[in-house]
RNA sequence: GCAGGUGUAGCUCAAUGGCAGAGCAUCGGCUUCCCAAGCCGACAACGUGGGUUCGAUUCCCAUCACCUGCUCCA
Repeated sequence: GCAGGUGUAGCUCAAUGGCAGAGCAUCGGCUUCCCAAGCCGACAACGUGGGUUCGAUUCCCAUCACCUGCUCCA
C1' cells in the first nucleotide's frame, strides 16, 4: 500500500428498515440473626460524519480504532 472482518450497556453477546434485548456485573428492595443463594425492581449502549428513506443500529459512501491475510520497501 491492497483486500477482508469486527465495532451495540461496566463486561460477554443477540437482534432487526418500524418502541434496541439477554446473561453477568452494579445499585435498591424482599427474604435471613448475619452473609451467601433465591425472588422483584432499577441503572445503562447501536464508534464518528454524511447520504438514501415517511422512518436507519440495520442499506450506501467516507472516516476512526482494532484484528486477519497478501504485497512492497528501506
The prediction has a mean pLDDT of 81.
The RNA shown here (transfer RNA) has 74 nucleotides and comes from a sheep gut metagenome.
It matches the Rfam family "tRNA". It is annotated as a transfer RNA. Rfam links the family to the GO term triplet codon-amino acid adaptor activity. Rfam describes the family as follows. Transfer RNA (tRNA) molecules are approximately 80 nucleotides in length.